[in-house]
RNA sequence: GGAGGCCGGGGAGAUGGCAUGCCUCCCGUCCGCCAUGCGGAUGAACCGCCCCAGGGCUGAUGAUGCCUGUUCCGUC
Numbered sequence: 001g002g003a004g005g006c007c008g009g010g011g012a013g014a015u016g017g018c019a020u021g022c023c024u025c026c027c028g029u030c031c032g033c034c035a036u037g038c039g040g041a042u043g044a045a046c047c048g049c050c051c052c053a054g055g056g057c058u059g060a061u062g063a064u065g066c067c068u069g070u071u072c073c074g075u076c
Stems, first nucleotide, its partner, number of pairs: 009027005016067005022062001028042006048057003
């Protein structure tokens, strides 16, 4: 210096919210300061599919449950 493993924490998973003994993924670097912390910058995971064009398709979930919104059908 690189790779890997373990522990803890943070973040992400194509349209909203909450929950989870759940699943997958990412986690570095630099700068400033009143400095065992605080602030800033930047970066990763992530940002749906088909199609030459024209045009077409699924879904508020990563998954499950509930809520909200939207759409369709039926009944009153």
About this RNA
Predicted 3D model of a 76-nucleotide RNA (Fluoride riboswitch aptamer (crcB RNA motif)) from Oleiagrimonas soli. RNAcentral records the identical sequence in 2 taxa. Model confidence (mean pLDDT): 76 of 100. The sequence is in RNAcentral, with records from Rfam and Ribocentre.